[in-house]
């Protein structure tokens, strides 16, 4: 330096061929249950999807710069 793969709540993921409201798991809060903690039941908050353009009536998702991290070449 070329290429490719990855980035989505605190943590690790999913999102299909662009199309309702972005969702599962742990965690957390708050209550229930308990002598108390655990467990277990219910309810709740938290994301503008790396970052900045662009196409589209609509982008987590296609284009294009770019940032970080990783693999392979040289």
């Nucleotide at each position: 330096g070329c290429a490719c793969c990855u980035a989505u709540g605190g943590c690790g993921c999913a999102g299909c061929c662009g199309g309702u409201u972005a969702g599962c798991g742990c965690a957390c809060u708050u209550g229930c249950c308990u002598g108390u903690c655990a467990c277990g039941c219910a309810a709740g908050g938290g994301g503008u999807c790396g970052c900045g353009g662009g196409u589209u009536c609509g982008a987590g998702u296609c284009c294009c710069g770019u940032u970080a991290g990783g693999u392979g070449c040289g």
The RNA shown here (transfer RNA) has 74 nucleotides and comes from a bacterium.
Model confidence (mean pLDDT): 80 of 100.
The sequence is in RNAcentral, with records from ENA.